[in-house]
Molecule: Bacterial RNase P class A
Organism: Pseudomonadales bacterium
RNA sequence: AGAGUCGGCCGGGCAGUCGCUCGGUCGCUCUCCCCAGCGAUGCCGCGCCAAUGCGCCGCCGCGCUGCGGUGAGCGACCGGGAGGAAAGUCCGGGCUCCACAGGGCAUGGUGCCAGGUAACGCCUGGGGGGCGCGAGCCCACGGAAAGUGCAACAGAAAGCAAACCGCCGAUGUCGGCCGCAUCCCCGGAUGCGCCCGGCAGGUAAGGGUGAAAGGGUGCGGUAAGAGCGCACCGCGCGGCUGGUAACAGGCGUGGCACGGUAAACCCCACCCGGAGCAAGACCAAAUAGGAACCCAUCAGUGUGGCCCGCACGGGGUUCGGGUAGGUCGCUAGAGGCGCGCGGUGACGGGCGUCCCAGAUGAAUGACUGUCCUCGACAGAACCCGGCUUACAGGCCGGCUCUGCAA
Numbered sequence: 001a002g003a004g005u006c007g008g009c010c011g012g013g014c015a016g017u018c019g020c021u022c023g024g025u026c027g028c029u030c031u032c033c034c035c036a037g038c039g040a041u042g043c044c045g046c047g048c049c050a051a052u053g054c055g056c057c058g059c060c061g062c063g064c065u066g067c068g069g070u071g072a073g074c075g076a077c078c079g080g081g082a083g084g085a086a087a088g089u090c091c092g093g094g095c096u097c098c099a100c101a102g103g104g105c106a107u108g109g110u111g112c113c114a115g116g117u118a119a120c121g122c123c124u125g126g127g128g129g130g131c132g133c134g135a136g137c138c139c140a141c142g143g144a145a146a147g148u149g150c151a152a153c154a155g156a157a158a159g160c161a162a163a164c165c166g167c168c169g170a171u172g173u174c175g176g177c178c179g180c181a182u183c184c185c186c187g188g189a190u191g192c193g194c195c196c197g198g199c200a201g202g203u204a205a206g207g208g209u210g211a212a213a214g215g216g217u218g219c220g221g222u223a224a225g226a227g228c229g230c231a232c233c234g235c236g237c238g239g240c241u242g243g244u245a246a247c248a249g250g251c252g253u254g255g256c257a258c259g260g261u262a263a264a265c266c267c268c269a270c271c272c273g274g275a276g277c278a279a280g281a282c283c284a285a286a287u288a289g290g291a292a293c294c295c296a297u298c299a300g301u302g303u304g305g306c307c308c309g310c311a312c313g314g315g316g317u318u319c320g321g322g323u324a325g326g327u328c329g330c331u332a333g334a335g336g337c338g339c340g341c342g343g344u345g346a347c348g349g350g351c352g353u354c355c356c357a358g359a360u361g362a363a364u365g366a367c368u369g370u371c372c373u374c375g376a377c378a379g380a381a382c383c384c385g386g387c388u389u390a391c392a393g394g395c396c397g398g399c400u401c402u403g404c405a406a
Stems, first nucleotide, its partner, number of pairs: 001402010012371007020081011032069002035066005042059002045056004083377001087388002090386005095276004108271004112126005127141001128139004142267002147265002149261002164207002166203003171200006178193007215233006234256001235254004240249003280328004290319006300312004335354005341348002372375001
């Protein structure tokens, strides 16, 4: 210098004007409450008067003024006001209500080991497998010798395997040429042997099919072959050593028996009650309906053949449930930042410091000026921890490979 890999951070800046929302302080107005004073009226009592009446004390209510408090409106000032994903709503938890003695089944989820955590399907460290020269990246990574199922096409054969081509044909058998032996009616018969061709058959080394063909490589062996025998590798089983464990190493042993598929059913182990802030709690109109009590009980309706009776039907007061509406839940929290401590790390614990949106037709904006690299994805709605997805561009750091120079 080029190429790459991992981690962290930022996500237009500044100034002005006008708005929106939340909180605090202050001022004005209004409502309600407490206390004090004053005023008029009413009532009770006392005193005076012949009497209307007058005076005093007390009390209920009313009005005004003042102090204090609650709430609302308006105004002024000060302070705060979207994100790294606020998103998808895919996991986990807090919180709230309902259900619940305990246990089991089912459904669903998770699935190498250890740790972290409130918890997780998340994170960290480790093991195993795969990819990469490497830094590093990826993996649902328990069980297929409990059972069931599945495997299209191709292929001879695909699940108590299988012989298409090829190889062999030792063994048995058929045919042919030749040789030898024996017999007889000289041309045959019988037997044996060599060779050739065929059949029965052997063979999983080689070819071919397939995603997959019942361990791999080599030597021996064989008619040709084959774990048939042996060595190494792989695999199974049993000890040993190291490690908390996953697992690794090594020893002995078995010639191999056990193909694949469980994000197919299934088996094993572990985890899970349900609903969600429109959860839920409180205050509470109008109208309709309900209950209790009181007053009217007259008309009418139903029951019934008729009368009585019973039920419904009228008015008022009170109560309770619920609706509209309002208040709380609502944001100080598994919280942010800094320092040092323990730990490989996730993380834990200590000290200091800060308060950082809480709306409910739902605020966080608009305009102007200026600068630059000309600005992406995108908007809170109960709150956190994760994962996933989207994202213009920029900054910082660790590490790897290649080339060059000293």